Predicted 3D model of a 1479-nucleotide RNA (small-subunit ribosomal RNA) from a metagenome. Rfam family: Bacterial small subunit ribosomal RNA. The sequence is in RNAcentral, with records from SILVA.
[in-house]
RNA sequence: AGAGUUUGAUCCUGGCUCAGAACUAACGCUAGCGGCGCAUAUUAAGCAUGCAAGUCGAACGGUAAGGUCUGCUUCGGCGGACACACGAGUGGCAAACGGGUGCGUAACACGUGACUAACCUACCUAGAGCUUGGGGAUAACCAGCAGAAAUGCUGGCUAAUACCGAAUAUAGCCUACGGGUGAAAGAUUUAUUGGCUUUAGAUGGGGUUGCGGCCCAUUAGUUAGUUGGUGGGGUAAUGGCCUACCAAGGCAGCGAUGGGUAGCCGGCCUGAGAGGGUGACCGGCCACAUUGGGACUGAGACACGGCCCAGACUCCUACGGGAGGCAGCAGCUAAGAAUCUUCCGCAAUGGGCGCAAGCCUGACGGAGUGACGCCGCGUGAGUGAUGAAGGCCUUUUCAGGUUGUAAAGCUCUUUUUUAAGGGAAGAAGGUAAUGUGUAGGCAUUAUUGACGGUACCUUGUGAAUAAGCCCCGGCUAAUUACGUGCCAGCAGCCGCGGUAAUACGUAAGGGGCGAGCGUUGUUCGGAAUUAUUGGGCGUAAAGGGUGCGUAGGCGGCUUUUUAAGUGUUUCUGUCAAGCCUGGGGCUCACCUUCAGGAAUCGGAAGCAUACUGGAAAGCUUGAGUCCGCUAGGGGUCAGUGGAAUUCCUGGUGUAGCAGUGAAAUGUAUAGAGAUCAGGAGGAACACCGGUGGCGAAGGCGACUGGCUGGGGCUGGACUGACGCUGAGGCACGAAAGCUAGGGGAGCAAACAGGAUUAGAUACCCUGGUAGUCCUAGCUGUAAACGUUGUCAACUCGGUGAUGGAUGAGUCGAUCCGUUCAUUGCCUAAGCUAACGCGAUAAGUUGACCGCCUGGGGAGUAUGCGCGCAAGCGUGAAACUCAAAGGAAUUGACGGGGGCCCGCACAAGCGGUGGAGCAUGUGGUUUAAUUCGAUAAUAAGCGAGGAACCUUACCUGGGCUUGACAUCUACAGGACCGCCGUCGAAAGACGGUUUUCCUUCGGGACCUGUGGACAGGUGCUGCAUGGCUGUCGUCAGCUCGUGUCGUGAGAUGUUGGGUUAAGUCCCGCAACGAGCGCAACCCCUAUUAGCAGUUGCAACCAGUUCGGCUGAGCACUCUGCUGAGACUGCCUAUGAAAGUAGGAGGAAGGUGGGGAUGACGUCAAGUCCUCAUGGCCCUUAUGUCCAGGGCGACACACGUGCUACAAUGGGUUCUACAAAGCGUUGCCAACCCGCGAGGGGGAGCUAAUCGCAAAAAAGAAUUCUCAGUUCGGAUUGGAGUCUGAAACUCGACUCCAUGAAGUUGGAAUCGCUAGUAAUCGCGAAUCAGCCAUGUCGCGGUGAAUACGUUCCCGGGCCUUGUACACACCGCCCGUCACACCACCCGAAUUGGCUCGGCCCGAAGUCAGAUGGUUAACCUUUUAUUAGGAGCCAUUUGCCGAAGGUCAGGCUAGUAAGGGGGGUGAAGUCGAAACAAGGUA
Repeated sequence: AGAGUUUGAUCCUGGCUCAGAACUAACGCUAGCGGCGCAUAUUAAGCAUGCAAGUCGAACGGUAAGGUCUGCUUCGGCGGACACACGAGUGGCAAACGGGUGCGUAACACGUGACUAACCUACCUAGAGCUUGGGGAUAACCAGCAGAAAUGCUGGCUAAUACCGAAUAUAGCCUACGGGUGAAAGAUUUAUUGGCUUUAGAUGGGGUUGCGGCCCAUUAGUUAGUUGGUGGGGUAAUGGCCUACCAAGGCAGCGAUGGGUAGCCGGCCUGAGAGGGUGACCGGCCACAUUGGGACUGAGACACGGCCCAGACUCCUACGGGAGGCAGCAGCUAAGAAUCUUCCGCAAUGGGCGCAAGCCUGACGGAGUGACGCCGCGUGAGUGAUGAAGGCCUUUUCAGGUUGUAAAGCUCUUUUUUAAGGGAAGAAGGUAAUGUGUAGGCAUUAUUGACGGUACCUUGUGAAUAAGCCCCGGCUAAUUACGUGCCAGCAGCCGCGGUAAUACGUAAGGGGCGAGCGUUGUUCGGAAUUAUUGGGCGUAAAGGGUGCGUAGGCGGCUUUUUAAGUGUUUCUGUCAAGCCUGGGGCUCACCUUCAGGAAUCGGAAGCAUACUGGAAAGCUUGAGUCCGCUAGGGGUCAGUGGAAUUCCUGGUGUAGCAGUGAAAUGUAUAGAGAUCAGGAGGAACACCGGUGGCGAAGGCGACUGGCUGGGGCUGGACUGACGCUGAGGCACGAAAGCUAGGGGAGCAAACAGGAUUAGAUACCCUGGUAGUCCUAGCUGUAAACGUUGUCAACUCGGUGAUGGAUGAGUCGAUCCGUUCAUUGCCUAAGCUAACGCGAUAAGUUGACCGCCUGGGGAGUAUGCGCGCAAGCGUGAAACUCAAAGGAAUUGACGGGGGCCCGCACAAGCGGUGGAGCAUGUGGUUUAAUUCGAUAAUAAGCGAGGAACCUUACCUGGGCUUGACAUCUACAGGACCGCCGUCGAAAGACGGUUUUCCUUCGGGACCUGUGGACAGGUGCUGCAUGGCUGUCGUCAGCUCGUGUCGUGAGAUGUUGGGUUAAGUCCCGCAACGAGCGCAACCCCUAUUAGCAGUUGCAACCAGUUCGGCUGAGCACUCUGCUGAGACUGCCUAUGAAAGUAGGAGGAAGGUGGGGAUGACGUCAAGUCCUCAUGGCCCUUAUGUCCAGGGCGACACACGUGCUACAAUGGGUUCUACAAAGCGUUGCCAACCCGCGAGGGGGAGCUAAUCGCAAAAAAGAAUUCUCAGUUCGGAUUGGAGUCUGAAACUCGACUCCAUGAAGUUGGAAUCGCUAGUAAUCGCGAAUCAGCCAUGUCGCGGUGAAUACGUUCCCGGGCCUUGUACACACCGCCCGUCACACCACCCGAAUUGGCUCGGCCCGAAGUCAGAUGGUUAACCUUUUAUUAGGAGCCAUUUGCCGAAGGUCAGGCUAGUAAGGGGGGUGAAGUCGAAACAAGGUA
């Protein structure tokens, strides 16, 4: 510090996810030790048992138990004394601390800073003073009584530091200043201690107050003791704290009230920081103690281990009554993923009481349990290569790699474990004794340890006792094999798994951390993803529809003053702990301790005065006013006008009109449309008209007038900051819509009809009602858009427009300038993700307002407000996805555009589709009909030749190291051949026969047995190589460097011309290059040279008349080597490239044809040509054999052949080729056969011989338009040939038979010249042939092309795109099914809460009645009476719980209803994306 994920790729926006740190954690696997910490987060749920607050005899009466001494004794016990002891009791102090928990609480509860002259404070400290003298009771105890118990009652005795007067009064308090009131306690023994009053302090507390720290406005109004005053009461004290009366206030948009949540802080976690989260442990404060209420005591409580009452719960009970409160320490139950011992000790620290010893102390100190966390240590170290064995992986083999110096082995060490021995610090004090000092005190000795015989040290033994967990596709360090086969499973995100998974499971290896490692949860970080630091709003989410204006925020120039903000100095607070720095102590570290310390923040006092603020005084530039000029569809009201549509009336006039892609509905002979004249009515205002004007926006358009708002310009005068923005608020606000009343020509939702269509509730047509118009109201929204808030300032230029002002020259029209305001275009800098914006900013700044924070759910639900309604405003969540989106790029596509090409169309010629047959395919059938190919790019294709073989298929019969290859061990010697038997054959069995070389070991060859292995046309062409088809012989496809762009990419390759061509030329931020094009190669067309047999034949000679022979090579021809054609020449045109025409030429503009196929596309085809990974079979999926099948046949399709006839058929005669093939062959002559063919045998290994006859053509003749003398299928008979073999299943011949078919529907194919059409010939394969196929060869030999609108395919440029698997794309909605969450919902069940009323415990306060009067007061007859007081009862106010009535809020359940989301190939349509087919 970043990374992954939207795309084909890119940049941006934006969310999701990861890597880090931390935890009071939990779970899974694992586990050696120690130290230091921490340990019920749920359920403030309930609790058995024990303990957690007592102490003082130096306050008191005393002596139950114990101890010591002692007396008596019936040995059971009884009594006395003592204090060094003390139960119960009176009394004092403590119990209000310490310990726990976080329910409540949004509050002066907390934090921080002030105030308290409005207060209290036991114990403690200091000062001043006092401590005199009396009185009457009462527990305990004794006696009796009640009760189950708890507990209580009556009578009697007694003490005090218990209680009560009196005296005194330094003081204090009250005061109408005269006065009044007002205290005590002693104890022990000589010095302490206690008591009382009081003044101060200290400590602790009470109260008030400024400031600070949560969420919701879908909580906007709230409050009746409420706000204030007066009197009174109450309190330690102020105060509506309480009460009576008076007034009507108080709080609130700077958020009252209400609701939800929550103890607050120091701190802790995280973060660079600012912040965010949090409030365990430790420390401070608060609140609470089973729930609610209440007071008492006390210095202090409204009291955790006190009291009273009420409720719930638990326990005891003799049913009458009682008892209890672990949120103290342990512990238990339930709950839960989850949190410990019913331990030791007061030795230390601290607390209570006490003079003290001491007692008490679950505070505390320790130990135990738990890897819960942090820190530390160990599980050995060195050497050791036969690189051991074993495991795993690899290989074609020998074998290699890895685990791995790892192990073993050798040498060494002993932390730790274990055994034994030694053994602390933590201890100071107090007490006693001694000594000393005037004294407080000090010194020495003795004594005090839970932990603990612990830490630590020493010795012995011996590598001995000690390693796991997670991960290995990317992020993210680390890979292979096997298994599995979209299964099982994984997954934090992206995503893996459908037979070769580095992603699942296992193994081996590797990586990480390590007594731990992973997972889950939570927080911060990364996230600048709420942005103060530090974001945005034209198109990504986001500017309010517009203005006016309140609060608020901000605000021009100068001077004086002030000092609130601000700055600075000093002081102070911010406890301790924590944090930081530096030391110390535990072996180190964690930990602990000492010293020092910051920032921030609060407070106080000085100083400063630039800026902001306050006060005062001025100024004119911002703003405004007046005078002058000025443009305008600005607004509103009234009036007026013409054109047009429609309708009505009348005339003329006759058959259609209207409408459409085409039609129909409609209208018209009852007279339309057309035309002429007249009239009615409503609405809108042609031309001018313009990125022209006006207005805040919406918006405003004939003309005239009235009223009226705003703007601009010039020059003066005046006011003197009067300004800008603007939450709420108010006003305006298109169209549609609503209410009421008018109006209604045209247009026109709804509706009707006609068309279109599969349908057509649409698009088109004919009609047509609301509405559109007016008046008065309502609604308040729009893509209300410049998708750009308002105001102000600044920042290069160019060119228009509108309205003003003005300068110079000119006679003038006018021209050239300057300036203000408004309105456009282009552009610099700058900005921007890019597109773009660019003085009218989206630039640079300032002020204020509004708004945004992933997509969907959703602008929905609900609540509230507004509205007559429609609806509008405000406006969520659950759930779900990993994207949604912006701009630009490259492609692809478009029922987008432009240019161009092609037998693409058109123009032609001939076909296919109809018939019969041949052949291939589908389908069906079959034991098998082997397999593959199957849009174009399969289908006379693989197959250039299935009777057996081929053959892969089926049935049956055989073989198992095999039909074939190599190696090896053993046995044998032949093998082959021949003969016989069985058999369909393969084969089996039997007989016969019999080798070579040798160094004698053996080898070659063969057979048998066994082992390695062979074999597979078995699967996967979606694991592959190679080869092939197609786009397409289309003109394209790329690269280097440079340049442009953030980038994908662009440029080049686009543009203007031209070409068959990215062919060439010109231009150009490009310059070059490569693969393609072209050329080079072959055939063909002309010709030259050379050569001349088997070819040729002009001349010469011969001739059997045949180039036959001699002679010849001129010609033809054959073959080799050359020439020739290059837009080279001319004319025209053009810048050029080139194009058009012409000449010459055998050939003219690539002459014609072939070979040649760029980058790539289709997971195209082929595992059955071959090769090959993986998988599968191994007495069979291998191999041998016989027979059958691949040839089936209702049917469908493709490719062909033959025809349908007269441009023809038949018969006879006569011509003219090229290219091939031939010795297992071609086969001549001749003979036989009607013929296929047979016989025969010459010649030829071929320019020599043969196949071989070319056919169409030509000549002659016949047929005469018919199912024929066309056509030949089918069938019968007879044959020939090949071949072991012709039944399934060959070809051919002859005789006979003579089917369909008379030119072929929709549709569709080929061809542009030696082409189509037509005619025959040959070859491969091959014994023969199902060949009408394929590949070649020549003969005869046309027609047409105006042209590019349309169909198809393609190329280039451009445009749009929501496509990129790329239009065979993407994608929307209803319906049906399943699941999920939500909303409404008659009602119902809880919780909280407000108000009214009823009832009213305990208790305080106030009163009444009764009882009782020890100490006190008054009185008197002097011990009487009365009163304070106390007790009981009762009344009143208040008052918890409870009841009742009507509400509010919230949660649960719910028949039914509703939409939403997500799901596999469902149904119906086709709404959007291209002009998406109606933008």